[in-house]
RNA sequence: GGGGUAGGCGAGGUGGUUGCUCCUUCUUCGAGUGAUAGACGAGAAGGAGAGGAAAGUCCGAACUCCAAAGGGCAGGGUGGUCGCUAACAGCGACUCCGAGCGAUCGGAGGAAAGUGCCACAGAGAAUAGACCGCCCCACAGGAAUGGCAAUGACAUUCUUGCGGAGCAAGGGUGAAAAGGCGAGGUAAGAGCUCACCGUUCUGGUGGUGACACCAGAUGCAUGGUAAACCCCAUCCGGAGCAAGACCAAAUUGGCCUCGGUUGAAGCGGCCCGUUUUGAGAGGCGGGUAGGUUGCUCAGACAAAUAACCGCCCCCGUACCUGCGGGAACAGAAUUCGGCUUAUGUCCUGCCCCAGCC
RNA sequence: GGCGCGGUACCCAAGUGGCUAAGGGAGAGGUCUGCAAAACCUCGAUUCGUCGGUUCGAAUCCGACCCGCGCCUCCA
Numbered sequence: 001g002g003g004g005u006a007g008g009c010g011a012g013g014u015g016g017u018u019g020c021u022c023c024u025u026c027u028u029c030g031a032g033u034g035a036u037a038g039a040c041g042a043g044a045a046g047g048a049g050a051g052g053a054a055a056g057u058c059c060g061a062a063c064u065c066c067a068a069a070g071g072g073c074a075g076g077g078u079g080g081u082c083g084c085u086a087a088c089a090g091c092g093a094c095u096c097c098g099a100g101c102g103a104u105c106g107g108a109g110g111a112a113a114g115u116g117c118c119a120c121a122g123a124g125a126a127u128a129g130a131c132c133g134c135c136c137c138a139c140a141g142g143a144a145u146g147g148c149a150a151u152g153a154c155a156u157u158c159u160u161g162c163g164g165a166g167c168a169a170g171g172g173u174g175a176a177a178a179g180g181c182g183a184g185g186u187a188a189g190a191g192c193u194c195a196c197c198g199u200u201c202u203g204g205u206g207g208u209g210a211c212a213c214c215a216g217a218u219g220c221a222u223g224g225u226a227a228a229c230c231c232c233a234u235c236c237g238g239a240g241c242a243a244g245a246c247c248a249a250a251u252u253g254g255c256c257u258c259g260g261u262u263g264a265a266g267c268g269g270c271c272c273g274u275u276u277u278g279a280g281a282g283g284c285g286g287g288u289a290g291g292u293u294g295c296u297c298a299g300a301c302a303a304a305u306a307a308c309c310g311c312c313c314c315c316g317u318a319c320c321u322g323c324g325g326g327a328a329c330a331g332a333a334u335u336c337g338g339c340u341u342a343u344g345u346c347c348u349g350c351c352c353c354a355g356c357c
Numbered sequence: 358g359g360c361g362c363g364g365u366a367c368c369c370a371a372g373u374g375g376c377u378a379a380g381g382g383a384g385a386g387g388u389c390u391g392c393a394a395a396a397c398c399u400c401g402a403u404u405c406g407u408c409g410g411u412u413c414g415a416a417u418c419c420g421a422c423c424c425g426c427g428c429c430u431c432c433a
Stems, first nucleotide, its partner, number of pairs: 001353008009344001012312007020049009051329001055340002058338005063240004075236005080094005095108005109231002114229002116225003131171002133167002136164002139161008179197002182194003198220001200217007244293004254284005263277005286432001313326005358429007367382003375413001384400005406422005
């Protein structure tokens, strides 16, 4: 100098003055009452008065109402192990994998239960595959060499083309190519064989456990993706303080009683009778507005928590006692436990890397 | 205060893992015309609100943040 990590504080401390919100006690005034109790005001004294995130509303609860025998389906959350917890996706310790020179950080059930997908490129993308290439055989040429004087023919070697069979080592494509690497082996090759490493399985030892270590076997079967469907384990009934509880207008509507023969209508015309019903009168319950409560030793209902001054402290600047500053993010609204996000030329501890002395 | 839905060009909007992110309107340029209108042709997203993650690959799947809208409101 750069970086990592763990924490702390967050309007510097102290005194004073003037205010704001709420509570308790007292005084005064007196609505009110038969009389008390003593409402609403006013005053005095005392007490309390924003945060680490009050935020986002992402999880988990308390509390309240609705639903509900019990169980399942559907839907959703969580996902290494052990512990802590009322509970959690939180916290602590540990395990494995990955990133980093390192301090340290990130990730985590199952891909040998099944299904789907893997564009383009590429021969082939999950029932693997053969473009270039390597090797062998057959045919048709070409060149060189050989013996012979020479050509032809023959033989050997090299090479070209076509056809057939073999191979998967190398090249090439891709994010990914069906264990890696070395040796043997082979016509060329290949776990074809072997050693080492890895994988899988079995056994043993240690650990509460994830898992680790050791030994043996297996020639390698099992590509990736589950923040794709899904499977496994485990948890979850739904809504939310504008939940809910109590009191309770006005208007419209509803219900009950009277109205009852003096209104109207029906019983195919009339009367009686009977049924329905209007105006009008009285009464009733639910709900709404509104109020109280839920609501809190901060406790509001659009919201109080503020302003100023003195002294001390710190920083900056002037330069000899003056001047300026003490911030940022942000502000409770039923209450807790977490997480996440925002924030300061703030403070402290530990650790890593590089350079210089 | 609580709960829910959404964000793709100037506007409306399709797209739900894979080639250059459809389409319509508006706009710009051109052809046609004496000039216009209509018609026809061409053009534009530098990345899907922003930032991370999963994946070979993200507008799409997951998480965090930003912004906008709606509901919690009643006499039939």
This is a predicted complex of two RNAs, RNase P RNA and transfer RNA, with 433 nucleotides together. Rfam match: Bacterial RNase P class A. By type it is a ribozyme. The prediction has a mean pLDDT of 77.